[in-house]
Transfer RNA from Methanobrevibacter filiformis, 76 nucleotides, folded computationally. The coordinates come from a structure-prediction model, not an experiment, and the mean pLDDT is 83. The RNAcentral record of the sequence draws on ENA. It matches the Rfam family "tRNA".
């Protein structure tokens, strides 16, 4: 250089195929129950508009085109 998979809360993951409901779940974080007390277990809450930028469309995380960035193969 070519391919291919990926980028979404504090980390981590589904959703994208077939565009439309409150953007799901685990864990990490506050609050309350339980308990002599912790840990476990049970509730509830906060936190993400999706990696940028232009296009399509009533309508974009999801469709298109560029561009950045990671990981993996092949090559040189």
């Nucleotide at each position: 250089a070519g391919c291919a998979g990926g980028g979404u809360g504090g980390g981590g993951u589904a959703g994208u195929c077939u565009g439309g409901u409150g953007a799901u779940c685990c864990c990490g974080c506050g609050g309350g129950g339980c308990u002599c007390a912790u840990a476990a277990c049970c509730c509830c809450g906060a936190g993400a508009g999706c990696c940028c930028u232009a296009g399509u469309u009533c309508a974009a995380a999801u469709c298109u085109a560029g561009g950045c960035c990671c990981u993996g193969c092949u090559a040189c």